[in-house]
RNA sequence: CAGGAUCGAACGGGAGAGUCGGCGACACGCCGGCGCCGAAGGAGCAACCGCCCCGGAAACUCUCAGGCCAAAGGACCGUUCGAUCGGC
Numbered sequence: 001c002a003g004g005a006u007c008g009a010a011c012g013g014g015a016g017a018g019u020c021g022g023c024g025a026c027a028c029g030c031c032g033g034c035g036c037c038g039a040a041g042g043a044g045c046a047a048c049c050g051c052c053c054c055g056g057a058a059a060c061u062c063u064c065a066g067g068c069c070a071a072a073g074g075a076c077c078g079u080u081c082g083a084u085c086g087g088c
Base pairs, nucleotide, nucleotide: 001087004085005084006083007082008081009080010079011078012077013076018034019033020032021031022030023029024028035068036067037066041064042062043061044060048056049055050054
């Protein structure tokens, strides 16, 4: 100088899936039956990758957890700031 990678913070965007019965102080909450969703987390297989003994590995799969009015949360994406490593 430029802004490649990683991490953190702030802001913005951010999907999916419910019904029946009972009780209650009737916003809605709680309990039960059956059903459903996947994008917190977790687990499994694996393309692939590596320092190849072994290890790392998904948005795939499973739903333990979580969720199925809204709110909250939310993988991931964008912008800004800071730090570290790297590039010229």